The RNA shown here (transfer RNA) has 72 nucleotides and comes from Singulisphaera acidiphila DSM 18658.
Lineage of the source: Bacteria > Pseudomonadati > Planctomycetia > Isosphaerales > Singulisphaera acidiphila.
The same sequence occurs in records of 4 taxa.
The prediction has a mean pLDDT of 84.
Its Rfam family is "tRNA". The family's RNA type in Rfam is transfer RNA.
[in-house]
RNA sequence: UGCGCUGUAGAGCACCGGUAGCUCGCCAGGCUCAUAACCUGGAGGUAGGUGGUUCGAUUCCGCCCGGCGCAA
Numbered sequence: 001u002g003c004g005c006u007g008u009a010g011a012g013c014a015c016c017g018g019u020a021g022c023u024c025g026c027c028a029g030g031c032u033c034a035u036a037a038c039c040u041g042g043a044g045g046u047a048g049g050u051g052g053u054u055c056g057a058u059u060c061c062g063c064c065c066g067g068c069g070c071a072a
Base pairs, nucleotide, nucleotide: 001071002070003069004068005067006066007065010024011023012022013021018055026042027041028040029039030038048064049063050062051061052060
C1' cells in the first nucleotide's frame, strides 16, 4: 500500500429496509432461618464517525477511524 472480514447494552452475540432483541451480568421484589438456586419486574444502546440513496437506514452505497487476517 492492496484485498477480505469486522465494529450493536457492562460482557458475548442476534436481527440485515418499516417503533433493536437474546443470554450472562447489574438493580428491586418474591421464596428461604440465611445464602445460593429458582420465580417476577426494572434500568441500561444517538447500532464506530460522517455524507448519500429512500416515504423510511442498524440494514444499501461512498469516504474516514479502530480491530483481525491475507498478500506485497